[in-house]
């Protein structure tokens, strides 16, 4: 350097199906009341709509979806992948933020528990940081049991 392989309290991701949540919410139709703003993911500007009623509240009827999650099947895999930062691109009339995918890049061996922060509709879930035990692997010490330490740019086997 090349090829193959291992880690596992669900190993990781993608996708199909399905279930719950979102939610009796948004939307739509309508009753009554208030009455000046509204146009959406947010802010500003512009344009447009609006007392021939914007918008809000209340009652009635109808009534979702996306993102996130569980189960299960298939597929691709073991930097699998996740999170953060940056660049240009896309979409709405413009600008900025945010979002989406993509490229570059930094960190993280793996899953688990606890605490705090931020994401999230969420007492779901996952993430970051800290702590804890566990697990895999290597190094050092040890007769052994085991102890200490390291990081995936690693480890094992073969060539």
């Nucleotide at each position: 350097a090349g090829u193959a392989g291992a880690g596992g309290u669900u190993g990781c991701g993608u996708u199909g199906u399905u279930a719950a949540u979102c939610a009796g919410u948004a939307g739509c139709a309508u009753u009554g009341a208030a009455g000046a703003u509204g146009u959406u993911u947010c802010a500003g500007c512009g344009a447009c709509a609006g007392u021939u009623g914007a918008u809000u509240c209340u009652g009635u009827g109808u009534g979702a979806a996306a993102g996130g999650u569980g189960a299960u099947g298939a597929c691709g895999c073991c930097g699998a992948a996740g999170c953060g930062g940056g660049g240009g691109a896309u979409g709405u009339g413009c600008u900025g933020a945010g979002a989406u995918a993509u490229c570059c890049u930094g960190c993280u061996g793996g899953g688990c528990g606890c605490a705090a922060g931020g994401c999230g509709a969420a007492c779901a879930g996952g993430u970051u940081u800290g702590c804890g035990a566990c697990u895999g692997u290597c190094a050092u010490c040890g007769u052994a049991a085991g102890a200490u330490g390291g990081g995936g740019a690693g480890c094992u086997a073969c060539u």
Lysine riboswitch aptamer from uncultured Lachnospira sp., 159 nucleotides, folded computationally. The sequence is in RNAcentral, with records from MGnify. The coordinates come from a structure-prediction model, not an experiment, and the mean pLDDT is 77.